[in-house]
């Protein structure tokens, strides 16, 4: 210098003019009305789409279901501690894996679906001898006592490799029954020993996960739980199309179940409400209406400062009110400047192009995804110079 990735803040980078739309407030005019007030028109003023508004993946606030009781089913989370209204989120710490630098002491980044395999079940294809109380393809030994030859009173010696021994070496594989080294052996093997690892255990540090030091045992029959499962903790259900109010319309329609009845948002139990044949309610078929108001924006709210804390965050004080549409408003045009790129002319100008992802619909805390025109920090790779 180029390029990639991550994080942060911020979101075409700023200003002006004209016209247009919506909420709220105010003025004027006309109409309705006993009046208050309402409706139409017009004028003026303040305000008017995001960091993700997206996904609908979590958690809540809020609303309704008689209570929100017990159990079960189903589902979720999963190292330790803290934060939070809560969470599967955030912060800090630990373990495992891993990148860079290094004076080899350490320093500095990244990922993490991180409880349990000795409760049980399942799976580990193919290759390979053998894939979990296994196993001999290539191999090594063949001492012992058997086999063969020579020799002998006997012993001894030699031989090929049978019987027999081995799983250390090689091969297969993602993975082969702890690892390295020494001894030992016929050749080997935790067979023995040292160190590492593993089990059991003691002490120290730490609130804890865990870390460090020691003792002891030759010591495992592996891996896998985003496989079933076990353990710990959490969860009543449905959702603003929740729910409430007003108006209007219809067919005061038909059928089934129904007394040990029906309802109470998976099922069972409990509890309770209604009803008890002139029957509560549920289900099915058919018909009508689908209009208006509200919920609807003052909130676990925002900003600034101080204090506590490593931090997330909390406390105190002050200031502020920042869309509420309803087929869905929040826009269009012009000018000037800004940033970047290209071309030309020549040191500064002219012209052109570009300036991301993308639009509230009850609200909020998160996560995930999309995106970078311009800015800052960190980090990797490549190139060049010293």
């Nucleotide at each position: 210098g180029a390029u990639g990735c991550g994080c942060g803040a911020a979101g075409u980078g700023a200003g002006g003019g004209c016209c247009g739309c919506c909420c709220u407030c105010g003025g004027c005019u006309u109409c309705u009305u006993u009046g208050a007030a309402g409706a139409u028109g017009u004028c003026g003023a303040u305000g008017g789409a995001g960091g993700a508004a997206a996904g609908u993946c979590c958690g809540a606030g809020c609303u309704c279901c008689a209570u929100a009781g017990g159990g079960u089913a189903a589902g979720g989370u999963g190292c330790c501690g803290g934060g939070u209204a809560a969470c599967g989120c955030c912060c800090g710490g630990g373990g495992a894996c891993u990148g860079g630098c290094u004076c080899c002491g350490g320093c500095u980044g990244g990922u993490u679906a991180c409880g349990g395999a000795a409760a049980g079940u399942g799976c580990c294809a193919c290759a390979g001898a053998g894939a979990g109380u296994a196993g001999a393809c290539c191999g090594c030994c063949g001492a012992u006592g058997g086999c063969u030859c020579u020799a002998u009173u006997a012993a001894a010696g030699a031989g090929a490799a049978c019987a027999g021994g081995c799983a250390a070496g090689g091969g297969u594989g993602a993975a082969a029954g702890g690892g390295u080294g020494c001894g030992g052996u016929a050749a080997g093997a935790g067979c023995g020993c040292a160190c590492c690892g593993a089990g059991c255990u003691u002490c120290c540090g730490g609130a804890a996960a865990c870390g460090g030091a020691g003792g002891u045992u030759g010591c495992a029959a592996g891996g896998u739980a985003a496989a079933c499962c076990c353990c710990a903790c959490c969860u009543g259900g449905a959702g603003c199309a929740a729910g409430g109010c007003c108006a209007a319309a219809u067919a005061g329609g038909g059928g089934a179940c129904g007394a040990u009845g029906a309802g109470a948002u998976g099922c069972c139990c409990g509890u309770u409400u209604c009803a008890u044949u002139u029957g509560a309610g549920u289900c099915c078929c058919g018909g009508g209406u689908a209009g208006g108001c509200u919920g609807c924006u003052u909130g676990a709210g925002g900003c600034u400062g101080c204090c506590a804390g490593u931090a997330a965050u909390g406390g105190c004080a002050g200031c502020c009110c920042u869309a509420g549409a309803u087929a869905a408003a929040u826009g269009g045009c012009c000018c000037u400047c800004c940033u970047g790129c290209u071309a030309c002319c020549u040191u500064g100008g002219u012209a052109g192009c570009a300036g991301a992802c993308a639009g509230a619909a009850c609200u909020c805390g998160g996560c995930u995804u999309a995106u970078u025109a311009a800015c800052g920090c960190g980090u990797g790779u490549c190139u060049g110079a010293c």

Annotation: A computed fold for a 386-nucleotide RNA from a Longimicrobiales bacterium, annotated as Bacterial RNase P class A. Of the family's consensus pairs, 90% are formed in the model. The sequence was found by an Rfam model in a public genome assembly. Model confidence (mean pLDDT): 75 of 100.